[in-house]
RNA sequence: GUGGGGCGCACCUAGGGUUCCGCCGGCAGGCGCCGGGCCUGGUCCGAGAGGUGCAGGCGGCUCCGCGAGGGCCGUUCCACGGCGGGACAAAAGCCCGGGAGGC
Numbered sequence: 001g002u003g004g005g006g007c008g009c010a011c012c013u014a015g016g017g018u019u020c021c022g023c024c025g026g027c028a029g030g031c032g033c034c035g036g037g038c039c040u041g042g043u044c045c046g047a048g049a050g051g052u053g054c055a056g057g058c059g060g061c062u063c064c065g066c067g068a069g070g071g072c073c074g075u076u077c078c079a080c081g082g083c084g085g086g087a088c089a090a091a092a093g094c095c096c097g098g099g100a101g102g103c
Base pairs, nucleotide, nucleotide: 008054009053010052011051012050015045016044020042021041022039023036024035025034026033027032056076057075058074059073060072061071062070063069078098080101084096085095086094
């Protein structure tokens, strides 16, 4: 310098906006209509570098005639990070992205 692998899913949280509900204001006064997210909220979105769990990987022991496979135990590290763009109604710590860049 180059290449490959290591980076899974679910629930939750930080956070996020405003499609729906609610709330607030106005109109109407029958169903409702318009506006407000600089409205606490419910639905909703939601972390590589946040939490928890499961799965998977690897190692050891063991069951099984061998094997396939099962059970048990252990292990699964580290991680500074834009601008800008993208999607859904819209936004975001979502995706581009363990990127660019930095050390």

Predicted 3D model of a 103-nucleotide RNA (Guanidine-I riboswitch aptamer) from Nonomuraea jiangxiensis. The organism belongs to Nonomuraea, within Bacteria. Its Rfam family is "Guanidine-I riboswitch aptamer". The family has 100 seed sequences and 1,509 matches in Rfam 15.1. A reference for the family is Barrick et al. (2004), "New RNA motifs suggest an expanded scope for riboswitches in bacterial genetic control", Proc Natl Acad Sci U S A. Rfam links the family to the GO term regulation of gene expression.